[in-house]
RNA sequence: GGAGAGGGCGAGGUGACCGCCGGCGAGGAGAAAUCCUCGCGGGAGGAAAGUCCGAGCUUCAUAGGGCAGGGUGCUGGUUAACGACCAGUCGAGGUGACUCGCAGGACAGUGCAACAGAAAGUAGACCGCCUGCGCGAGCAGGUAAGGGUGAAACGGUGCGGUAAGAGCGCACCGCCUCGUCGGUGACGGCGAGGGCACGGCAAACCCCACCCGAAGCAAGACCAGACAGGAGUCGCGUGGCCCGCGCGAUGACUCCGGGUUGGUCGCUCGAGCCCGCCGGCAACGGCGGGCCUAGACGAAUGGUCGCCGCAUACAGAACUCGGCUUACCGUCCUCUCCGGCG
Repeated sequence: GGAGAGGGCGAGGUGACCGCCGGCGAGGAGAAAUCCUCGCGGGAGGAAAGUCCGAGCUUCAUAGGGCAGGGUGCUGGUUAACGACCAGUCGAGGUGACUCGCAGGACAGUGCAACAGAAAGUAGACCGCCUGCGCGAGCAGGUAAGGGUGAAACGGUGCGGUAAGAGCGCACCGCCUCGUCGGUGACGGCGAGGGCACGGCAAACCCCACCCGAAGCAAGACCAGACAGGAGUCGCGUGGCCCGCGCGAUGACUCCGGGUUGGUCGCUCGAGCCCGCCGGCAACGGCGGGCCUAGACGAAUGGUCGCCGCAUACAGAACUCGGCUUACCGUCCUCUCCGGCG
């Protein structure tokens, strides 16, 4: 100087005054519901986002069996769970730090391979090479080493061999089988044997292993209030289907008509956050201590002034949590690699 990996902050801060949302406390009013005043402290994010995975929670059967359908797919681990994460293996890329991988099975079966090419699977002589015949054009045969086509042509390089060639023979590399050693395992190392047989595609159907009931906080529970009934069906819960289970005539369901547009809960203490120690390479786990950190529903988080900085990005909760992905002005820290100079 260039590059790689990981992590943090993330826009305003502070003082004063005035508001908004919700909480606690005190005082007051009221029969009560509740209301008023004052004080205290709380009030968006690293992604609150996309809603792509996985869960909690709720209702339906306590969610049970099968079919269909869907998902995942190297190994081991972490986790409540996952398609997430960690550590590895193998493959690919890079000088390297490092990065990337939708990474099971192609002797279970079926299927596909456009165009080009002579030939696309127990395939294949177009050119070339060699042999024979022929005066010759050419014909017959051998040959997959060379050329050409293609994403892919029945191992690669070299030597021998041969008419020319060919695992035809040999050496090395690759491949297959067996043994042995290391590893929990994916797999790897070494040795021996075999001339090599078994081409590709499963992001084609399919097979194998494992997993998956459905709908979602407008879930759902409760309170109060309002109204006017009528018709039909025999089933309904039940979701793609079957079974099974439960409920059912004072019933259930469907349709038409009528009424309501209120309140409370769910709702934020939770697989929570911070610090320390211990175990583990790590993801993560255990123990101890500390903390309480928005909870709205026509939906709050704002305004003015002074000082400092002068800075400005992407963007704002709506049941909650774990991930992933995407967006982002700028800034800081740590480690590593390569090159140059001394």

Predicted 3D model of a 342-nucleotide RNA (Bacterial RNase P class A) from a Kofleriaceae bacterium.
It matches the Rfam family "Bacterial RNase P class A". About the family: Ribonuclease P (RNase P) is a ubiquitous endoribonuclease, found in archaea, bacteria and eukarya as well as chloroplasts and mitochondria. The family's RNA type in Rfam is ribozyme.
It is recorded under the gene name rnpB.
The sequence is in RNAcentral, with records from ENA.
Its mean pLDDT, the model's own confidence on a scale to 100, is 77.